The prediction has a mean pLDDT of 76. A computed fold for a 333-nucleotide RNA from Methylobacillus sp. DLP286, annotated as Bacterial RNase P class A. The source organism's lineage runs through Bacteria, Pseudomonadati, Pseudomonadota, Nitrosomonadales and Methylobacillus. It matches the Rfam family "Bacterial RNase P class A". By type it is a ribozyme. A source record names the gene rnpB. The sequence is in RNAcentral, with records from ENA.

RNA sequence: GAAGCUGGCCAGGCAGCCGCCGCUCGUGCAAGCGAGGGGAGGAAAGUCCGGGCUCCAUAGAGCAGGAUGACGGCUAACGGCCGUACGCAGCAACCUUUAUGUUGCAAAACUUAAAGGCCAAGGCGAGGAAUAGGGCCACAGAGACGAGUAAGCCGCAAGGCGGACGUGAAACGCGGUAACCUCCAUCCGGAGCAAGACCAAAUAGGGUAGCAAUGGCGUGGCUCGCGCUGCUACCGGGUAGGUUGCUUGAGCCUAGCGGCAACGCUAGGCCUAGAUGAAUGGCUGCCACCCGCACUGCGGGGACAGAACCCGGCUUACCGGCCAGCUUCAAUC
Numbered sequence: 001g002a003a004g005c006u007g008g009c010c011a012g013g014c015a016g017c018c019g020c021c022g023c024u025c026g027u028g029c030a031a032g033c034g035a036g037g038g039g040a041g042g043a044a045a046g047u048c049c050g051g052g053c054u055c056c057a058u059a060g061a062g063c064a065g066g067a068u069g070a071c072g073g074c075u076a077a078c079g080g081c082c083g084u085a086c087g088c089a090g091c092a093a094c095c096u097u098u099a100u101g102u103u104g105c106a107a108a109a110c111u112u113a114a115a116g117g118c119c120a121a122g123g124c125g126a127g128g129a130a131u132a133g134g135g136c137c138a139c140a141g142a143g144a145c146g147a148g149u150a151a152g153c154c155g156c157a158a159g160g161c162g163g164a165c166g167u168g169a170a171a172c173g174c175g176g177u178a179a180c181c182u183c184c185a186u187c188c189g190g191a192g193c194a195a196g197a198c199c200a201a202a203u204a205g206g207g208u209a210g211c212a213a214u215g216g217c218g219u220g221g222c223u224c225g226c227g228c229u230g231c232u233a234c235c236g237g238g239u240a241g242g243u244u245g246c247u248u249g250a251g252c253c254u255a256g257c258g259g260c261a262a263c264g265c266u267a268g269g270c271c272u273a274g275a276u277g278a279a280u281g282g283c284u285g286c287c288a289c290c291c292g293c294a295c296u297g298c299g300g301g302g303a304c305a306g307a308a309c310c311c312g313g314c315u316u317a318c319c320g321g322c323c324a325g326c327u328u329c330a331a332u333c
Base pairs, nucleotide, nucleotide: 001329002328003327004326005325006324007323008322009321010320012287013286014285015284016283017282018281020039021038023036024035025034026033027032041304045315046314048313049312050311051310052309053192054191055190056189065188066187067186068185069184070084071083072082073081074080086125087124088123094117095116096115097114098113099112101110102109103108128183129182133181134180135177136176137175145173152161153160154159196244197243198242199241206235207234208233209232210231211230215229216228217227218226219225251270252269253268254267255266256265257264258263289301290300291299292298293297
């Protein structure tokens, strides 16, 4: 320097104008007005895995069911991440062979192509047990775990012993298959912020007490009894509505230390959306980046996508840009 791979970061900046949603302060009886400050992401997405938190019966035991599965580590936890080992596929280069063409007297060198070998960094991995047991093993083959063909041997015979060659991924042997059931080990209670908690209207209905007629209606042949019915006060539950949960948290940044790493510890600094008919936007100008036309101008472009209790992962989508590391090759010292 070229090529490849992996990881991390960014996702335009500034100014002006017009808007939207919360918060604080001031003013106002209130409606409102004024000022200040804040306002999406690396995936907010899919809701796939794991946790926090809340309630149920504080979550214990058993059964059923589900998930995971090399070894070691990290973590709140995981099916995630890191390291190591093993296996699989495999580019370039290189090596071998063959073909091809060029140069050459020849030996040989080189070009191109194909096949094979060796295969970097890196990628991928449903990967415990087949001597607990059951099932299955296509085609071919006598036979696929049940047994049994030919030669040969034994026998009067029926039959028995015997096991070649061949087939096949595998031929009797600790066969293969658990991505078939199963067994083993470990883990998992369920539902979810529409969880849950608090305040609480009108209307209707409920309970208690008092008052009035000692009434009315129903039941019944009649009486008693029972049920319903008026007014007032109080109480309690639910609904509408409101408040809370709600964003200070396994938080972020920087530095040092430990560790190969994932990660951990210490110190300092920072506060960074909390809506609920659901805001976070639009226009203009300048600058920066990319592309094109063509000269110091003009035109075009900027993706994927959008919070809703929070967090750690995985997966998927994404115009582009920057940085770091690793490997191979080539050249130079």